[in-house]
RNA sequence: AUGUUAUCAAGAAAGGCCGAGGGACUAGACCCUAUGACGCCUUAGCAACCCUUUCCUUGUAAAGAAGGUGCUACGUUCUACUUCUUGUCUUAUGACAAUGAAGAUAGAUAACUG
Numbered sequence: 001a002u003g004u005u006a007u008c009a010a011g012a013a014a015g016g017c018c019g020a021g022g023g024a025c026u027a028g029a030c031c032c033u034a035u036g037a038c039g040c041c042u043u044a045g046c047a048a049c050c051c052u053u054u055c056c057u058u059g060u061a062a063a064g065a066a067g068g069u070g071c072u073a074c075g076u077u078c079u080a081c082u083u084c085u086u087g088u089c090u091u092a093u094g095a096c097a098a099u100g101a102a103g104a105u106a107g108a109u110a111a112c113u114g
Base pairs, nucleotide, nucleotide: 003112004111005110006109007108008107013043014042015041016040017039021032022031023030026080027079028078029077044072045071046070048069049068050067051064052063053062054061076106081103082102083101084100085098086097087096088095089094
């Protein structure tokens, strides 16, 4: 690398450098951005996992931030695939709409495997 499992509605900044795009892919939308986005570095912060401590009810517990990763615009920015719900149109089959519900695929992160 691949694979497995879990989580993803909350949370969290400033300075310096760079100089034009960026928000995973594809498409559509919507937003951020020369009042400097994105990216990199430093410090700070948050608290998802590992971890540390406590409870002893052993867990879907509580606290912590020394350590390892991670993260710090918009629900994983929203939609797309399947099923359902609601409403409208239609004789019906069906069609359309929804900031609706559940699930899947994909993505991101962690731990393990390797």
SAM riboswitch aptamer (S box leader) from Kangiella spongicola, 114 nucleotides, folded computationally. Rfam family: SAM riboswitch aptamer (S box leader). About the family: The SAM riboswitch is found upstream of a number of genes which code for proteins involved in methionine or cysteine biosynthesis in Gram-positive bacteria. Model confidence (mean pLDDT): 80 of 100. It was read from a public genome assembly, where an Rfam model found it. Of the family's consensus pairs, 94% are formed in the model. NCBI's taxonomy places the organism under Bacteria, Pseudomonadati, Kangiellales, Kangiellaceae, Kangiella.